Small-subunit ribosomal RNA from an uncultured prokaryote, 1525 nucleotides, folded computationally. Its mean pLDDT, the model's own confidence on a scale to 100, is 82. It matches the Rfam family "Bacterial small subunit ribosomal RNA". Rfam links the family to the GO terms structural constituent of ribosome and ribosome.
C1' cells in the first nucleotide's frame, strides 16, 4: 500500500466481498512447563447452607466460673486479681463490598459561585465543668394439685399468656442514660454607631445596650502540706465532657458550556412565569400555601417518542475521526416491587423501622418469618463464565488507653490455553540417497539428512540436598528529647533479648534424549499440486464461483505452504471505505438543480479615516486527580508485569500586550445598487371593437348518378336529387403569406387589424442618493395539457361509444360516424422528458464567422444600403483549460470566492402507514421487511435491422428444358417385425457412407457350439507315435468322437528350437463417448477478404494503414492521404483443349507424305491505332491474328464459422465387457407395406411409333481376362477357339441423323406397368431375394394445383458409347466420352445469397437475440381488515395503608410550678379529625372513555423469488403504428 467482482473487450460511476488489528468471548480439533492478568455480557429472575459489623469492663449495676489471700478453716460471707459476658450506656453501623434496573438531566465532565450553607471523629487557639432530682433495663416472682402449722412444705409440670415469633403484670437497682436549677460570652438574636469590602438583598472587624443557651465523669501513676469512713478527698499528669474561634478533609445548593436517535413528535405549559406576604430548610428558591398579574419555553428544535448510567480511559485509525465504557479509578443511581418517615454530624439507610403488593417458607390455622445487585455455592436461563478454599502474616477500616477483638475489604491459593509474555519438545555429523508410502512417460522422481547409526548436551517436568526473602511490627531492657514543681508517670525518636508466615520459593546435586506437536490451508484474490473416488449426485463456498465421467475448487491419500501449545470457525468493533468527504466527494448524460419568481429569518458583503478590543495572535495565572498512553532510568535471568522521574493531557480559566484581518460604534467617498432626463425595439399582459379566407349548416337555382373512402374494400351519403357548381343567409373556432437558427417574457407561454389601460428591458447623458447589495430555509404568488364545479357556447376536431375493414384473434393501427372535451366567464387542481435533462448573482480568462437592438463615425447635395467602431441579445466554430468519454469552451461543463437546493448500489418504491392540501381525481412529505451482485454512464469491435448508399452472383427478369400429376426404380420417414444392424437430418441428410446385401459381406435376429479363445507376444510346466493327415460315426453345419498313416531344423548327443497340450499374463469388442481427440471432409465460398511490423492518434478497448475519388472478375490497379512497408488470400507459375514450328515414330498405309501419336518450343503483352479519362489506372472501338483484353476448362479453397460430419474407413485417451458386448456355424433379416417425402427412369406421342436401307465418333477396358471367324438357336445364349499382356488382337454394329415405306389423332401400330407360360446365364445355392430372352397379357397416363429446379455457348436440350465396383446383378445410379446443337439477357424495382461504407441498438450463446404483462403452481416477508388479545404512559371519579404536618385531645401521665400534699397547672402520650399520598377499584345501563405501541385473524391488496407451465408480443432496429413524460 491494495485486490476480486457488471463487459466480447474498454474507461468511468457504483455497490458487494477479501487481506489487518482487537475481544470479559463462544464452538471444533489438539494440548508440555512457568510468570502476570482475567472469568454470569443472558433472568435488577428465584435462592438451601455457612460466613460478610462490631467493639469498649479505663462509662454502669450485676451474673457465671477460675485464682489468690483473709476468716470461726464444713457450708458460707466479704475483699483482691485477671477471664468471659446478656443488659443499660458510648462510638461505629451513612464506610468498606455489589450491581447498572432506572435516569437524556433532580445525572456526568470541565470551569466557576455560595456575601445563601452544614460538618461527628482529627489538628490549632480561648474559656468552663457548680448544685440537685426522679426513673428504668438487667434481675426476681407469676401455672395446676395436695398437705396442713395460712405461709411454708411436697408432688406434677416445656412453670404469666402464646404452637412459635414474641410479649404482659408486680417488685427492686446503677451510670459518662434522663431531668431541673445556677454561672456565662469573642456563640445566637434585636437596636444603635464607626472602619474596610462587595454584587442589590449584604459580608468582616470594633464599640454600646438588651434578650437567651452548657457540661460527666473514668481509670491509673506520682505527690510536699492539710482532711479522712483509710477506700480516698486534695494537687498534678493521662483519657474523656461542655461552650466558642479557626483549620483540614468531606458534603449540600446554584450558574455556564458540552453530552445519542427521531419533525412520519410543531407547538408546549396553570404552580405554569413573575410579584407580595406567610410557611419551610443547614441553606437560595413556587420548595409549599394565599392573593395579584399573564406570563414562560420553542425551528439555535420546545413538547412528545425511542435508546442509554456518565467520565478518566479502551479498541481502531497516518491523522481527523469512528466504535466502546468489562477489569482499575472518580461521580451518580439502586438494594424483592412501591410509598413513608424515625434515629443520627451524616440516611429517607443493601445484611435498621413502619405500611401496601407479589413471591417463598413455618404453623397447633389463631398467626408468624424472609429478602445473596456482599463472598462462596444451588437449580434455572443460556453459545457461555470458577472453590460452599486458607489467613488476618501484610495493607486498610471499626471499636478500645492498650493488649487486643472484628473485617468473604484485603492478602493468597484452587479451577479454565480466556488473554498477554518467556522457555522447551534436543544439538552436531550422517548416502547420488535404506525401507515404507505416493507418483511415473516405467527410465525415474518425491518423502529426504529426514530416519537408522556415531558423538554430545540436560533447560523444563521428576528425585534429592542446603536454605535466604516477602517482617514492617509487638516487645523486657537501655539512651536522647518533650511534658511537669518533679530526675515520678506519660509521650516521641534510636537501639534492642524475645516473638509473629495464610501462601510462594532462589541456588546446587542425580539420572537419562530420556516424559512433551498439533491445527488450518493449497482455483483466483492468497504462500502452497498431484493421484484415486464421485458424476449438477454427494458435497464445497468470504466474493467471483466449483460438481452433468479425465474436478489442482467435493471426499480420501501422498506432497507442499502457513502458524505453532496452539490452530481454525462464528460473532462484534474500527480499518481498508475519499462508500456521509472538517481534513477529504459530487449533481448535462452515471444517484443528484426545487417548474418559475417575489421575499422573511439566516449566511455573505465595495473604498477610506478614527475609536473599542468581542473574535484572533502572543504571553501569563489556576486547573486539567491517580492509574493508563509516550520517553528515560530502574526491579524480577529476559519479556509480559512492576517501580521512579519526565513529558503529554490539543480543554476551560485569570491578568496583560498587539490591532493587520473579521466584528462593533462613529465620520467621509462613489466604482456596486437605485433614482432623474432624453431616446428606443418588441407575437410582453388585460379589456373592448372589428376583418377576410376556409369550414359546416339553412334557403333557392343549375344538374342528373353517383359521391366518399382505402393498400384493396366496406360501413356511410345519394333519384325524397347527393357529390359538383352559383346566389343569399347563419354560426363558431383558428389567424395563411409576412415567418427568420428572428423578437418578447421569470417560467408556463405569446402571432389577423384597431383603440384604451399596463409590466419589464436596452441605449445615451453622468445631474442626484450614498452600500441602500447578493443569496434565500420557511412563507406567498404564478404555473402547459388533461381533469373537476357553476353558467353559457358548440363550426371543425375528437377520448368514450357504434359500425366497416384487417387479423389466428384485433377490446388497436386504417375507414364511416360520434358524445364529453376543446371555446368564454368565475372558481378549483398544481402536475409534465415543466429540458439547455446545466440553481441564482459578481469577477477574470485567445480568436473567427452569422444575426438582433442601440449609439457614434466614414461616404454622399439629401439618402435607403454598404463599411468601421461600440452597447445589449441570439447562434455557429474553436485555443488554453476542464471532463470517464460524449463534449463544454466570454451565453463555460474553464479559473475563484458568496448563498440556496439536492445525491449516497439496484429492486421493493414517484409505494405502505401517518400527517397536511383537494369537491373528487389525486398531490406533497415519505419508510421498512424481504431480495439481488449487480443496476448504470460514455465510448469500442462485431452481429443484426420489415435503416440508408454503392456493387456483385442463373439472385430476379428474358428464355430453353424440367420437377410437382401417372407407372416403375432407388433413398428416407413412419408403421410393422424375433430382427427389419448402424450412421447421415434445412440450405450443407434423403440414387448419401454403399465403386454392387441371394450365402459371404453383416455389424441385426433365432437356434446350435467354443472359452488363452478366429488373431499377436511373453513367462512357466508338460508332451514322442508328438505335429500333421485321415476312413468312419453323429450332426443342419460348426463341432465332437476317431481306426489307420505319420513327420521337420540345430546338436557338444546331454539336449535345444518349432509344433501341440495345460497354466499365468493377456487377446478380442462395428460396445459407449465425434461434447475428450488426430486425420480427413462438407458449408459460407473461388466470396475478396483476413492480418502483421514500425510509426501516428486515443487514458483505454481500439483506430489509422484496409477509409476517400476513380477503376477492376478481384484489398486489381491508379490518384489522394499519418502513414510507410510486409504477409496469407486474388492474379500468375501447373495440367488440359484450340494455332504454328521442331524432333521422333510403333501403329496405320501397297509405299511416301500428311492426318495421327507424344515430347520440346513459339504465340497474346491493352503490344499497335483512334476516342474517352485527371497527362493516371482503366474503359470503348478498330487493325492484325488460330486465339483479344483472365481465350475455354481443370487443379488450386486465406483468417475463420457451424462443440457441422465421421470412435462404423483408419488411428486414439477414458469408460465398459471377459464361459461374453468375444468367437464359429445354420437359417432368417437388412428386400416387410395402409401411407408420406426426396432424387431419377419411361411415357402420355406425328419434330412421333414401327419396318427396311444407309453414314459418321471418342473416352476407356482386357490373361482367373477381352474373346474374333465359323456353326446352332426366333432370342437370351451355346459350341468354338484364332488373335491379343494391346496405337498391332478383342470389346466395336455407335445412336440420334439421312433415304424409302407404313400408321392418321385413337388410350391408338402411343405407352409399357402388371401377370401367365416357356427358356438362358452366373453361382455350392436364385423360395424368401438375381439379371436376361421369347410368346402371351396390355394398367395408369392425353403434358400435370400451390409451388419449385437447372442452364448464358460448343452451354442447355436431345442422342448413344465406355469404365469402376463385380461370380452374377438390383445401374434407370455414379463417373467419363464423343455426336447433333439452340433461345435469351431491356435491366437491377423486387425475391435469395454475398461484399464495402454509413446509421440505430437494451443484441455479444450475437434476431432462431433480448424481453414485457396477466393467468396457473410453490415459498417468503409485508400492507389493509369485521374482530380478538396484550404492553406502556396519562386522564376523570371512588376508596385510601403507613407516615409527616395541622387541629382536637373527655382517656393516661415520675421529674418542673402552685398546693390544705387531696388536687390543680405546664408539658407529654394514647385516641380522634383534616390535608397530602403508595397500592387498588372503575370508566357504565341510554353515553360502544380516549392515546400510543405490539401480537394474532376469516378475507383481501400488491411485492420478491422459484431449469424447462398458459396467453399474447408491449419495448430494444424506422422493433414492423418512432419511443417516452
Nucleotide at each position: 500500500a491494495g485486490a476480486g467482482u457488471u463487459u466480447g473487450a474498454u474507461c468511468c460511476u457504483g455497490g458487494c466481498u477479501c487481506a489487518g488489528a482487537a475481544c470479559g468471548a463462544a464452538c471444533g480439533c489438539u494440548g508440555g512447563c512457568g510468570g502476570c492478568g482475567u472469568g454470569g455480557c443472558u433472568a435488577a429472575g428465584a435462592c438451601a447452607u455457612g460466613c460478610a459489623a462490631g467493639u469498649c469492663g479505663u462509662a454502669c449495676g450485676g451474673u457465671a466460673g477460675g485464682u489468690u489471700g483473709u476468716u470461726u478453716c464444713g457450708a458460707u460471707u466479704g475483699g483482691g486479681c485477671g477471664u468471659a459476658u446478656a443488659g443499660u450506656g458510648g462510638c461505629g453501623a451513612a464506610c468498606g463490598g455489589g450491581u447498572g434496573a432506572g435516569u437524556a438531566a433532580u445525572a456526568a465532565a470541565u470551569a466557576g459561585g455560595u456575601a445563601a450553607c452544614g460538618u461527628a471523629c482529627c489538628c490549632c487557639g480561648g474559656g468552663c465543668a457548680c448544685a440537685g432530682g426522679g426513673a428504668u433495663a438487667c434481675c426476681a416472682u407469676c401455672g395446676g394439685g395436695a398437705g396442713c402449722u395460712u405461709g411454708c412444705u411436697c408432688c406434677c409440670u416445656u412453670u404469666g399468656c402464646g404452637a412459635a415469633a414474641g410479649u404482659g403484670a408486680u417488685g427492686u437497682u446503677a451510670a459518662u442514660a434522663c431531668c431541673u436549677g445556677a454561672u456565662g460570652a469573642c456563640a445566637u438574636c434585636u437596636u444603635c454607631g464607626a472602619g474596610c469590602g462587595a454584587c442589590a438583598u449584604c459580608g468582616c472587624u470594633c464599640g454600646a445596650a438588651g434578650a437567651c443557651c452548657a457540661a460527666a465523669g473514668g481509670g491509673u501513676g506520682g505527690g510536699g502540706a492539710c482532711c479522712u469512713u483509710c477506700g480516698g478527698g486534695c494537687c498534678u499528669g493521662c483519657c474523656g465532657g461542655c461552650c466558642u474561634g479557626g483549620g483540614a478533609g468531606c458534603g449540600g445548593c446554584c450558574u455556564a458550556u458540552u453530552u445519542c436517535c427521531u419533525a412520519u413528535c410543531a407547538g408546549c405549559u396553570u404552580g405554569u412565569u413573575g410579584g407580595u406576604g406567610a410557611g419551610g430548610u443547614a441553606a437560595a428558591a413556587g420548595c409549599u400555601c394565599a392573593c395579584c398579574a399573564a406570563g414562560g419555553c420553542g425551528a439555535c428544535g420546545a413538547c412528545g417518542g425511542g435508546u442509554a448510567g456518565c467520565c478518566g480511559g479502551a479498541c481502531u485509525g497516518a491523522g481527523a475521526g469512528g466504535u466502546u465504557g468489562a477489569a482499575c479509578g472518580g461521580c451518580c443511581a439502586c438494594a424483592u416491587c412501591g410509598g413513608g418517615a424515625c434515629u443520627g454530624a451524616g440516611a429517607c439507610a443493601c445484611u435498621g423501622c413502619c405500611c401496601g403488593g407479589a413471591c417463598a417458607c413455618c404453623u397447633a390455622c389463631g398467626g408468624g418469618u424472609g429478602g445473596c445487585u456482599g463472598c462462596a455455592g444451588u437449580a434455572a436461563c443460556g453459545a457461555a463464565u470458577a472453590u460452599u478454599c486458607c489467613g488476618c502474616a501484610a495493607u486498610g477500616g471499626g471499636c478500645g488507653a492498650a493488649a487486643g477483638c472484628c473485617u468473604g475489604a484485603c492478602g493468597g491459593a484452587g479451577c479454565g490455553a480466556c488473554g498477554c509474555c518467556u522457555c522447551g519438545u534436543g544439538g552436531a555429523g550422517g548416502a547420488c540417497g535404506a525401507a515404507u508410502u505416493c507418483u511415473u512417460u516405467c527410465g525415474g522422481g518425491a518423502u529426504g539428512u529426514a530416519a537408522a547409526c556415531u558423538c554430545c548436551u540436560u533447560u523444563u517436568a521428576g528425585g534429592g540436598u542446603u536454605c535466604a526473602g516477602a517482617a514492617a511490627g509487638c516487645a523486657a531492657g537501655g539512651g536522647c528529647g518533650g511534658u511537669u514543681a518533679a530526675u515520678a508517670c506519660c509521650c516521641g525518636c534510636c537501639u534492642g533479648c524475645g516473638u509473629u508466615g495464610a501462601u510462594c520459593u532462589a541456588a546446587c546435586c542425580c539420572a537419562g534424549a530420556a516424559a512433551a506437536a498439533g491445527c488450518c490451508u493449497c482455483g483466483g484474490c492468497u504462500a502452497a499440486c498431484u493421484c484415486c473416488g464421485u458424476g449438477c449426485c454427494a458435497g464445497c463456498a468470504g466474493c467471483c464461483g466449483c460438481g452433468g465421467u479425465a474436478a489442482u475448487a467435493c471426499g480420501g491419500a501422498g506432497g507442499a505452504g502457513g502458524c505453532a501449545a496452539g490452530c481454525g470457525u462464528u460473532g462484534u468493533u474500527c480499518g481498508g471505505a475519499a462508500u456521509c468527504a472538517c481534513u477529504g466527494g459530487g449533481c448535462u448524460u452515471a444517484a443528484a438543480g426545487c417548474g418559475c419568481g417575489u421575499g422573511u429569518a439566516g449566511g455573505c458583503g465595495g473604498c477610506u479615516c478614527g475609536g473599542c478590543a468581542a473574535g484572533u495572535a502572543c504571553u501569563u495565572u489556576g486547573u486539567g486527580a491517580a492509574a493508563g498512553c509516550c520517553c528515560u532510568c530502574g526491579g524480577c535471568u529476559c519479556a509480559a508485569c512492576c517501580g521512579a522521574g519526565g513529558a503529554a493531557u490539543u480543554g476551560c480559566u485569570u491578568g496583560g500586550u498587539a490591532u493587520a484581518c473579521u466584528g462593533c460604534c462613529g465620520g467621509a467617498c462613489u466604482u456596486g445598487a437605485g433614482g432623474c432626463g432624453g431616446a428606443u425595439a418588441g407575437g410582453g399582459g388585460u379589456g373592448c371593437c372589428u376583418g377576410g379566407a376556409a369550414c359546416u349548416c339553412u334557403a333557392g337555382g343549375u344538374g342528373g348518378a353517383g359521391c366518399g373512402g382505402u393498400g384493396a374494400a366496406a360501413u356511410g351519403c345519394g333519384u325524397a336529387g347527393a357529390u359538383a357548381u352559383c346566389u343569399a343567409g347563419a354560426g363558431g373556432a383558428a389567424c395563411g403569406c409576412c415567418u427568420g437558427a428572428g423578437g418578447c417574457g421569470a417560467a408556463a407561454g405569446c402571432g389577423g387589424g384597431g383603440c384604451a389601460c399596463u409590466g419589464g428591458g436596452u441605449c445615451c447623458g453622468u445631474c442626484c442618493u450614498g452600500a441602500c447589495g447578493c443569496u434565500g430555509a420557511g412563507a406567498c404568488g404564478c404555473g402547459a395539457a388533461a381533469g373537476c364545479g357553476u353558467a353559457g357556447g358548440g363550426a371543425g376536431c375528437a377520448a368514450a361509444c357504434g359500425g366497416g375493414a384487417u387479423u389466428a384473434g384485433a377490446u388497436a393501427c386504417c375507414c364511416c360516424g360520434g358524445u364529453a372535451g376543446u371555446c368564454u366567464a368565475c372558481g378549483c387542481c398544481g402536475u409534465a422528458a415543466a429540458c439547455g435533462a446545466u440553481g441564482c448573482g459578481c469577477a477574470c480568462u485567445a480568436g473567427g464567422c452569422u444575426u438582433u437592438u442601440u449609439u457614434g463615425g466614414u461616404u454622399a447635395u439629401u439618402g435607403a444600403c454598404c463599411c468601421c467602431a461600440u452597447c445589449u441579445g441570439u447562434g455557429c466554430u474553436g485555443c488554453a483549460g476542464c471532463a470517464a468519454a460524449u463534449g463544454c469552451g466570454u451565453u463555460a461543463a474553464g479559473u475563484u470566492g458568496a448563498c440556496c437546493g439536492c445525491c449516497u448500489g439496484g429492486g421493493g418504491a414517484c409505494u405502505a402507514c401517518g400527517g397536511c392540501c383537494g369537491c373528487a381525481a389525486g398531490g406533497c412529505u415519505a419508510a421498512a421487511a424481504c431480495u439481488c451482485a449487480a443496476a448504470g454512464g460514455a465510448a469500442u469491435u462485431g452481429a443484426c435491422g420489415g435503416g440508408g448508399a454503392c456493387c456483385c452472383g442463373c439472385a430476379c427478369a428474358a428464355g430453353c428444358a424440367g420437377c410437382g400429376g401417372a407407372g416403375c426404380g432407388u433413398g428416407u420417414g413412419g408403421u410393422u417385425u424375433a430382427a427389419u444392424u448402424c450412421g447421415a437430418g434445412g440450405c450443407u441428410a434423403c440414387g448419401c457412407g454403399a465403386a454392387g446385401a441371394a450365402c459371404c459381406u453383416u455389424a441385426c435376429c433365432a437356434g446350435g457350439g467354443u472359452u488363452u479363445g478366429a488373431c499377436a507376444u511373453g513367462g512357466c510346466g508338460g508332451u514322442g507315435g508328438u505335429a500333421g493327415g485321415a476312413a468312419a460315426g453323429u450332426g443342419a453345419a460348426a463341432g465332437c468322437u476317431g481306426a489307420c498313416c505319420g513327420a521337420c531344423c540345430c546338436u557338444u548327443c546331454g539336449g535345444g528350437g518349432a509344433g501341440c497340450c495345460g497354466u499365468c499374463a493377456c487377446a478380442g469388442g462395428u460396445g459407449c463417448u465425434g461434447c475428450a481427440u488426430g486425420g480427413c471432409u462438407g458449408u459460407c465460398g473461388u466470396c475478396a477478404g483476413c492480418u502483421c511490423g514500425u510509426g501516428c492518434c486515443g487514458u483505454g478497448a481500439g483506430g489509422u494503414g484496409u477509409u476517400a475519388g476513380g477503376u477492376u472478375a478481384a484489398g486489381u490497379c491508379c490518384u489522394g492521404u499519418a502513414a510507410c512497408g510486409a504477409g496469407c488470400g486474388c492474379a500468375a507459375c501447373c495440367c488440359u483443349c484450340g494455332u504454328c514450328g521442331u524432333u521422333a515414330g510403333u501403329u496405320a498405309u501397297a509405299c511416301g507424305u500428311g492426318u495421327c501419336u507424344a515430347a520440346c518450343g513459339a504465340g497474346a503483352c491493352u503490344g499497335c491505332c483512334g476516342g474517352u479519362g485527371a497527362u493516371a489506372a482503366g474503359c470503348c472501338g478498330g487493325a492484325g491474328g488460330a486465339a483479344g483484353g483472365u481465350g475455354g476448362g481443370g487443379a488450386u479453397g486465406a483468417c475463420g464459422u457451424c462443440a457441422a460430419g465421421u470412435c462404423a474407413g483408419c488411428a486414439u485417451g477414458g469408460c465398459c465387457u471377459u464361459u461374453a458386448u468375444a468367437u464359429c456355424c445354420u437359417g432368417g433379416g437388412c428386400u416387410a407395406c395402409a401411407c408420406a417425402c426426396a432424387c431419377g427412369c419411361u411415357a402420355c406421342a406425328a419434330u412421333g411409333g414401327c419396318c427396311g436401307g444407309u453414314a459418321c465418333a471418342a473416352u476407356g477396358g482386357g490373361u482367373u481376362g477381352c474373346g474374333a471367324a465359323a456353326c446352332c438357336g426366333c432370342g437370351a445364349g451355346g459350341u468354338g477357339g484364332a488373335g491379343c499382356c494391346a496405337a498391332u488382337c478383342c470389346u466395336c454394329c455407335a445412336a440420334a441423323g439421312c433415304c424409302g415405306g407404313u400408321c392418321u389423332c385413337a388410350g391408338u401400330u402411343c405407352g409399357g406397368a402388371u401377370u401367365g407360360c416357356a427358356g438362358g446365364c452366373u453361382g455350392c445355392a436364385a423360395c424368401u431375394c438375381g439379371c436376361c430372352u421369347g410368346c402371351a397379357u396390355g394398367a395408369a397416363g392425353u403434358c400435370g394445383g400451390a409451388g419449385u429446379u437447372g442452364c448464358u455457348a460448343g452451354u442447355a436440350a436431345c442422342c448413344g458409347c465406355g469404365c469402376g465396383u463385380c461370380a452374377g446383378c438390383a445401374a434407370c445410379a455414379g463417373u467419363g466420352c464423343g455426336g447433333u446443337g439452340a433461345a435469351u439477357a431491356c435491366g437491377u424495382u423486387c425475391c435469395c445469397g454475398g461484399g464495402u461504407c454509413u446509421u440505430g441498438u437494451a443484441c455479444a450463446c450475437a434476431c432462431c437475440g433480448c424481453c414485457c404483462g396477466u393467468c396457473a403452481c410453490g415459498u417468503c416477508a409485508u400492507g389493509g381488515a369485521a374482530g380478538u388479545u396484550g404492553g406502556c404512559a396519562a386522564c376523570g371519579c371512588c376508596u385510601g395503608a403507613a407516615g409527616u404536618c395541622a387541629g382536637u385531645g373527655a382517656g393516661c401521665u415520675a421529674a418542673c410550678c402552685c398546693u390544705c400534699a387531696c388536687g390543680g397547672g405546664a408539658g407529654g402520650c394514647a385516641a380522634c379529625u383534616g390535608c397530602c399520598c403508595a397500592a387498588g377499584g372503575u370508566g357504565g345501563g341510554g353515553u360502544c372513555g380516549g392515546g400510543u405501541c405490539g401480537g394474532u385473524a376469516a378475507c383481501u391488496g400488491g411485492g420478491a423469488c422459484g431449469a424447462a407451465g398458459u396467453c399474447g408480443u408491449a419495448a430494444c432496429a424506422a422493433g414492423g403504428u418512432a419511443a417516452c413524460c